[in-house]
RNA sequence: AACUUAUCCAGAAUAGACCGAGGGAAGGGCCCUGAGACGUCUUGGCAACCUGUACCAACCAGGUAUAAGGUGCUAAUUCCUGCUCCUGAUCAGGAGAAAGAUGAGGU
Repeated sequence: AACUUAUCCAGAAUAGACCGAGGGAAGGGCCCUGAGACGUCUUGGCAACCUGUACCAACCAGGUAUAAGGUGCUAAUUCCUGCUCCUGAUCAGGAGAAAGAUGAGGU
């Protein structure tokens, strides 16, 4: 990196240090940002994907709890949208896909 699979309308920092101009995925929109964003580090926190542990289950499958370990996350639904379809029909609403993100596999 290809591929498979599950999830993505919940939750969690107005913290400290450094840096210094862009950032939110490319476009469109709309936002965040020198009252310092984005990023890096620290300390917290959230969650429960994997492992562990305890319990239920005769065993298995599975479930519940926990949060020790591995990830992840901690503005806005994946911020909205883009493509297809449906309903009313400049637009709005709904469904699905694509793309993306994360976990677990995996050659």